[in-house]
RNA sequence: AGAGUUUGAUCCUGGCUCAGAACGAACGCUGGUGGUAGGCUUAACACAUGCAAGUCGAGCGGGAAUUUGGUGCUUGCACCAAAUGAGAGCGGCGCACGGGUGAGUAACACGUGGGAACAUACCUUAAAGUGGGGGAUAACAGUUGGAAACGACUGCUAAUACCGCAUACGCCCUAUGGGGGAAAGAUUUAUCGCUUUAAGCAUGGCCCGCGGAAGAUUAGGUAGUUGGUGAGGUAAUGGCUCACCAAGCCUACGAUCUAUAGCUGGUCUGAGAGGACGAUCAGCCACACUGGAACUGAGACACGGUCCAGACUCCUACGGGAGGCAGCAGUGAGGAAUUUUGGACAAUGGAGGAAACUCUGAUCCAGCGACGCCGCGUGUUGGAUGACGGGGCUUAGCCCUGUAAACAACUGUCGGAUGGGGAAAAAAGCCUGUUUUGCGGGCUGGGAUUGUACCAUCAAAGGAAGGGUCGGCUAACUACGUGCCAGCAGCCGCGGUAAUACGUAGGACCCAAGCGUUGUCCGGAUUUACUGGGUAUAAAGGGUGCGCAGGCGGACUUGUGCGUCAGGGGUUAAAGACCUCGGCUUAACCGAGGAAGUGCCUUUGAUACGGCGGGUCUUGAAUGUGAGAGAGGAUGAUGGAAUUCUUGGUGUAGCGGUGGAAUGCGUAGAUAUCAAGAGGAACACCAGUGGCGAAGGCGGUCAUCUGGCUCAUUAUUGACGCUUAGGCACGAAAGCGUGGGGAUCAAACAGGAUUAGAUACCCUGGUAGUCCACGCCCUAAACGAUGUAUGCUUGGUGUUGGGUGCUUGCACUCAGUGCCGUAGGAAAUCUGUUAAGCAUACCACCUGGGGAGUACGAUCGCAAGGUUGAAACUCAAAGGAAUUGACGGGGGCCCGCACAAGCGGUGGAUCAUGUGGUUUAAUUCGAUGCAACGCGAAGAACCUUACCAGGGCUCGAAGUGUAGCGGAAUGCGGGUGAAAGCCUGCAGCCUUCGGGCCGCUAUAGAGGUGCUGCAUGGCUGUCGUCAGCUCGUGCCGUGAGGUGUUGGGUUAAGUCCCGCAACGAGCGCAACCCCUAUCCUUAGUUGCCAACAGUUCGGCUGGGAACUCUAAGGAGACUGCCCACGCAAGUGGAGAGGAAGGUGGGGAUGACGUCAAGUCAUCAUGGCCCUUAUGUCCUGGGCUACACACGUGAUACAAUGGUCGAUACAGUAAGCAAAGCCGCGAGGCGAAGGUAAUCUAAAAAGUCGACCUCAGUUCGGAUUGGAGUCUGAAACUCGACUCCAUGAAGCUGGAAUCGCUAGUAAUCGUAGAUCAGCACGCUACGGUGAAUACGUUCCCGGGCCUUGUACACACCGCCCGUCAAGCCAUGGAAGCUGGGGGUGCCCGAAGUCGCUAGAGAUAGCGCCUAUGGCAAACUUAGUAACUAGGGCUAAGUCGUAACAAGGUAGCCGUAUCGGAAGGUGCGGCUG
Repeated sequence: AGAGUUUGAUCCUGGCUCAGAACGAACGCUGGUGGUAGGCUUAACACAUGCAAGUCGAGCGGGAAUUUGGUGCUUGCACCAAAUGAGAGCGGCGCACGGGUGAGUAACACGUGGGAACAUACCUUAAAGUGGGGGAUAACAGUUGGAAACGACUGCUAAUACCGCAUACGCCCUAUGGGGGAAAGAUUUAUCGCUUUAAGCAUGGCCCGCGGAAGAUUAGGUAGUUGGUGAGGUAAUGGCUCACCAAGCCUACGAUCUAUAGCUGGUCUGAGAGGACGAUCAGCCACACUGGAACUGAGACACGGUCCAGACUCCUACGGGAGGCAGCAGUGAGGAAUUUUGGACAAUGGAGGAAACUCUGAUCCAGCGACGCCGCGUGUUGGAUGACGGGGCUUAGCCCUGUAAACAACUGUCGGAUGGGGAAAAAAGCCUGUUUUGCGGGCUGGGAUUGUACCAUCAAAGGAAGGGUCGGCUAACUACGUGCCAGCAGCCGCGGUAAUACGUAGGACCCAAGCGUUGUCCGGAUUUACUGGGUAUAAAGGGUGCGCAGGCGGACUUGUGCGUCAGGGGUUAAAGACCUCGGCUUAACCGAGGAAGUGCCUUUGAUACGGCGGGUCUUGAAUGUGAGAGAGGAUGAUGGAAUUCUUGGUGUAGCGGUGGAAUGCGUAGAUAUCAAGAGGAACACCAGUGGCGAAGGCGGUCAUCUGGCUCAUUAUUGACGCUUAGGCACGAAAGCGUGGGGAUCAAACAGGAUUAGAUACCCUGGUAGUCCACGCCCUAAACGAUGUAUGCUUGGUGUUGGGUGCUUGCACUCAGUGCCGUAGGAAAUCUGUUAAGCAUACCACCUGGGGAGUACGAUCGCAAGGUUGAAACUCAAAGGAAUUGACGGGGGCCCGCACAAGCGGUGGAUCAUGUGGUUUAAUUCGAUGCAACGCGAAGAACCUUACCAGGGCUCGAAGUGUAGCGGAAUGCGGGUGAAAGCCUGCAGCCUUCGGGCCGCUAUAGAGGUGCUGCAUGGCUGUCGUCAGCUCGUGCCGUGAGGUGUUGGGUUAAGUCCCGCAACGAGCGCAACCCCUAUCCUUAGUUGCCAACAGUUCGGCUGGGAACUCUAAGGAGACUGCCCACGCAAGUGGAGAGGAAGGUGGGGAUGACGUCAAGUCAUCAUGGCCCUUAUGUCCUGGGCUACACACGUGAUACAAUGGUCGAUACAGUAAGCAAAGCCGCGAGGCGAAGGUAAUCUAAAAAGUCGACCUCAGUUCGGAUUGGAGUCUGAAACUCGACUCCAUGAAGCUGGAAUCGCUAGUAAUCGUAGAUCAGCACGCUACGGUGAAUACGUUCCCGGGCCUUGUACACACCGCCCGUCAAGCCAUGGAAGCUGGGGGUGCCCGAAGUCGCUAGAGAUAGCGCCUAUGGCAAACUUAGUAACUAGGGCUAAGUCGUAACAAGGUAGCCGUAUCGGAAGGUGCGGCUG
């Protein structure tokens, strides 16, 4: 000191969470030792038992019991003397301290600082005195009541008990006359007492200033109340009390009321300022079962005293009594939780005493518990072969555990054993001296802790380590198990088969006798901001003005010295904290000294600033004078246009309305048109980011009344000012009340449409309302989402109203109103002299989202509602600005057989083929929108084959290594069987001696078309052969990002050019590659044949090398030339030339990426699974099933045709087969040729001719019957082909949909791969050979730019409300129950006081009063049938309101309507 978390990413705002410290703690696991401190935070709940306050015989009367001596004698009794002296009593002092607790108390209770009208036992000092008398009483004795507690009566007695008398320096009263008031002795020679007075010390009572908590959803409170006079009372002031008089007193600077709370020094935290707390220790206060009261006393209204009342507990003989742990222990209860019914007065302190001494649960010690802090230990050193073994991982390599262990050497703290242990901690008391709160000298005696601390010796590594964590924050990682399960979690979040996040293990990390968890407080949090925040859009400026209180306030001067500042003094207790030093071995702990203590009081001084008083000024403010502009306001009058209605005329069939219609109006005459009239409302053009107003708002014209503003002149006043809580006034639209008015428009409503529905959008009507007057309401996106006022801070350019200057169109200036922009500001957008800049003053407001502007309360309102305004609960976000994408029923530009223009198809029929579905023992598996479906499969009868049934094998069908054993390999059989297999027989080696080959056994292992394409590689599809995708450096931006790549042109193209904060580059495009079109060169067989010759007429032969061709190499095309346009790139041209012209045509070639696209069944591969089976072999079956649905094709439906006959012309590629003969034919026989420019080899459409003549046909060929051919072990399931016969559907195909732009479509045939056989499929080849494209509005897909966005899984997105279900908290509520304080009335204990009576004790009465009772209200909690909305939930229902122009732009206020989101009207806003 920060970090995590909103997003695809970014910056900001903002909350939530974490890391730190602390604790009187508790809980979990664990636990060696010592020192030191602390230990009922809850029930101020109830308490058994013991103890916690006594003491004095040197105040008094006495004296049980015991001892000694004596006397008497009945020798165990009495008496006397002495000593010791219990218990009780009178008396004195103490019990008001010490100890406990924090209920009450918001108060002079506390803190701090002052004050005057007081008291003080004991103590100290000083002065004076202490004379002389008296009468009682307890104890005791006797009698007596009662269960007891406790009494009653009679009698005796003492005092330092009580009462007079005397005396009175000083004292008190009175007011100059006087009056009053004391005492106590004890003991034995010296003290202690007593009385009076004064002073002191140290306390206590009282009064005052200031300070420290919450709520205004508590705004008025108060009758002894406030003051006065008099009296009483008190130690003392005082309404403290009483009588009388007056009517005051407190309060927005928060009275009263409510709820909470002991206050402080301090403690914890924090950089500090602060915040929270108030255990232990210390000061003060309050309380003592609850309430009241007084007595005694120096002191109490009294914790271990009294009286009364109440509740509770106990005893009782039922008549009465007793008690008060919030003292120390202890018990029960409550609770997460807090100790022993211990020892001692040795020390410190207290009470009494002359003292010894006694008492002291104060205190000092011990016990218990890791509750805290601090210290120590659990060993140290060496030791690698990185040991064996174990555990873990594994890439199979000792990689880790790990110098860890073993082993060797050493040490001995703590604990254990043995011994020692100085009175060390220890002072004190008495006596005495002195410089007297102290110090010195002498004497005496003493320890609970405790035989403790400490010291020495001995043995032995021996007895002593755990807890948490390991995804990020946050230090520390792997394996297995689990499989959105079990579970974890502080936040984010992990877990759905490879989990570093769950559980376990190994390892690691952090602390350590502790470690974690939980709780609380501070911190981080500048997240309440004094230090130190904000308010245009994130939460937040009041709708606007006026203005009292309050706050703040111009210039000069003077006084004062209140604030302020400086110096001095007092105080700020001790302890604590800080610094220094010291004592325990150290530390914690303790001791000493110092500094500090920001505060308060007091005193001296200063006078700048603020205040206050006096004087002056003019610049702030206001007034006057002269001008000016204006939809400023109110009232009245008046004008024209238009709508509607009425009347009349003309006129006829429609009008109106819409996307299209209909409802509606119209032959009873509409609409249209002309004229006249009625009535209401609003004022076109001018009109303008023009004007005015505080805002709302204001618009024809004229008049009257009236407010404000600006400019000029500087004449007057002389700070008169600014802001403003509360208050007052104004305040759009809608709405309300009363009365008018009512033309238009128009919520509601009605009808018509649209629609799945349409309570809407559209249409036709239409009522409140819209208008006026008066009275309410008081809210809006009342917005510049920007409070008011003042000053300061570069400019440019418009405009409104004034003024000035001159050079008359310019400049300057004041006041407004706009735009652009500097500095600066800001998260950015933006703002920027009209600030959101720099400052000042004052006010208002904000503090996560939701719940909620809701509930309750109060207040205003006729109502609707307004103002004020929470909580429980719930979430980890909600939000602002900007960025990149994607998307839009947004825009612009462009392209594509995308549409259009055409040609031919599919969809209808039959068949083939694939798929779905169904079926089945199996119908193996995969592919599923485009981008699956004649796809994997370039060819399932067996095989293939993965599927099914059955039969077999088990180191296996195939492969590899090692070891052992045996044998050649191999061939030929036999039996059984469907085969595989099983059983079994015969024959039969080579060698370089290493072995080769084979079999068997064992072993390592093999095998799997089993699962996961969502673990993967590789390959592929698709967008798309679309023109895009990026990088380096620079620049811009806080950043994500941008720029480049956008713009203007151009292109098929991010192709090129120009411009430009960019300059370059890469992958793509293009080109380079192949085929093809032209030419040339070279070469000339198997190809060719122009010329020459021969010829059987066939390039056949000689020959030729020209041509075609072949196959090598070149040339050629580049917008090169011309014209037009253009800056250029380039485009256009029926241009030239050229075989070819603008990429000549075709192919190969597929950027960054997208789709968790496809494939684990091509192959490879992680993980998982099977191992006499999910492996492998075999036979048979299946993949070929068949109600049906879809895709892709073939053949057709005919005359542009069919059939027959004749006849012509290819190319690719492969390896096949000619002639001839036989067969109708498939084919058979046959074999020339061919390892290929040689042979196979025949093209078909076409052309010529003939027939058919529009029909289910001489079209069409399915289906079926029969007969065959070929391949093959084998054509039944299940092949192809041939012949004869049969001759189905079908006459051009609904909605819809596909392909194609030229050698293309269409049409025609040919060949090939696979292949024994099987092709309508696929691939390749050539033959014939069109039509059309105006064009880019629309559909689809794509590219670029731009715009909006609440989307980012990206529109197949997001998201709203009702309803239904579950859970949760809350509000209302007939009522029910409890608490609280107050008021009025009644009864009225004890007790003080007063009065009366009494000699007195005391009695009676009176005032006051606790408790109690009655009554009506108030307030506050709990609960409740029922009810209301809210929140959260898995994938429910209905719609689709919002986000894109969200498909009717949205939103705000208001009114109304509707299942719901919502719709509509009126006004407003642009977000």